[in-house]
């Protein structure tokens, strides 16, 4: 150089025929229990705005196709593997 695979919350990892993004687990926060802690149980947990209801944005980056894109197409970046 060429070919292939991968990139999603703090972490792992779903969503695989394009149709509610983040299920589930870990972690973290608050509460219950305890003399106190651990374990266990309950609730919450991407970002911004708002008193709130709610709204907007968010799948490596930038574009494209589409009523609709994590998913399809192009370019780029990063990592891994193969190859002369």
């Nucleotide at each position: 150089g060429c070919c292939g695979c991968u990139g999603u919350g703090g972490c792992g990892g779903a969503a695989u025929u394009g149709g509610u993004a983040g299920a589930c687990g870990c972690g973290c926060u608050a509460g219950a229990c305890u003399c106190a802690a651990a374990a266990u149980c309950u609730a919450g947990u991407g970002a911004g705005a708002g008193c709130a209801a709610u709204c907007u944005c968010g799948u490596a980056u930038c574009g494209g196709u589409u009523c609709g894109a994590g998913u399809c197409c192009g370019a780029u970046c990063a990592g891994c593997g193969g190859u002369a």